[in-house]
RNA sequence: GGCCUCAUCGUCUAGCCCGGUCUAGGACGCUUCCCUCUCACGGAAGAAACUGGGGUUCAAAUCCCCAUGGGGCUA
Repeated sequence: GGCCUCAUCGUCUAGCCCGGUCUAGGACGCUUCCCUCUCACGGAAGAAACUGGGGUUCAAAUCCCCAUGGGGCUA
């Protein structure tokens, strides 16, 4: 250099192929409350994310293009 692949809450991950419903779901963690003499356990509630830009579309996390970053193959 060429090709392939990945990027979503603090962490891990589902959803993407096949666009649409509700507030983008779940686990761990975090915060508050309940429970308890207290802590832990348990229960309830809450905050928290689609790598960036552009395009297509009535509608994009999802499709297309470019860029950035990680990984792999190859010369």

A computed fold for a 75-nucleotide RNA from a Candidatus Magasanikiibacteriota bacterium, annotated as transfer RNA. Rfam family: tRNA. About the family: Transfer RNA (tRNA) molecules are approximately 80 nucleotides in length. Its mean pLDDT, the model's own confidence on a scale to 100, is 81.